This is a predicted structure of a 73-nucleotide RNA (transfer RNA) from an Ignavibacteria bacterium. RNAcentral holds the sequence, with entries from ENA. Rfam family: tRNA. Gene Ontology term of the family: triplet codon-amino acid adaptor activity.
RNA sequence: GCCUUUGUAGAGAAGUGGUUAUCUCAUUGGGCUCAUAACCCAAAGAUUAUUGGUUCGAUUCCAAUCGAAGGUA
Numbered sequence: 001g002c003c004u005u006u007g008u009a010g011a012g013a014a015g016u017g018g019u020u021a022u023c024u025c026a027u028u029g030g031g032c033u034c035a036u037a038a039c040c041c042a043a044a045g046a047u048u049a050u051u052g053g054u055u056c057g058a059u060u061c062c063a064a065u066c067g068a069a070g071g072u073a
Base pairs, nucleotide, nucleotide: 001072002071003070004069005068006067007066010025011024012023013022018056027043028042029041030040031039049065050064051063052062053061
């Protein structure tokens, strides 16, 4: 340089073009307990990497750019 995969809450992942983007762990508050853990309930937390395009409508499709991983002469 080229090719492939990939980028979504603090961490890890899901999401077939249509609701206020879902789950697990973590965090915070409450319950339970003599107390802690476990368990139960709830809350907060995301410019879906960036920009543009297609579309009535984009996390999803397309292009470019940026980052990461792998492959290759």
Background
The prediction has a mean pLDDT of 82.